Model confidence (mean pLDDT): 86 of 100. This is a predicted structure of a 105-nucleotide RNA (SAM riboswitch aptamer (S box leader)) from a soil metagenome.
């Protein structure tokens, strides 16, 4: 840097001792204990694996002693552009895009 997915799913102990949801803002979560670390579980199924169906291209099942990855609250909401709605402000609502996060490559 490319490409795909982002409204679903899954937590307990144990260490530690104050912050944490990327960034602004909101707005929340936290001493009934935050981050991080370490066990054990647990949920998806992107890549690997079987099986199956195809002539390929593909496509469906399997959770598989394998790679990652996730397990508050849509990627928490919104941000910068369009349309809708409204006299207009504000809000609503919808689309795209930016940014962020994973996987492959």
């Nucleotide at each position: 840097c490319u490409u795909a997915u982002c409204c679903a799913g899954a937590g307990u102990g144990g260490u530690g001792g104050a912050g944490g949801g990327a960034u602004c803002g909101g707005c929340c979560c936290u001493u009934c204990g935050a981050a991080g670390c370490c066990a054990c579980a647990g949920c998806a199924a992107c890549c690997g694996g079987u099986u199956c169906c195809g002539a390929a291209a593909g496509g469906a099942a399997c959770g598989c002693u394998g790679g990652u990855g996730c397990u508050a609250a849509u990627u928490c909401c919104c941000a910068c552009c369009c349309c809708c709605u409204a006299c207009a402000a504000a809000g609503g609502g919808g689309g795209g895009a930016a940014a962020g996060a994973u996987a492959a490559g």
The sequence is in RNAcentral, with records from MGnify.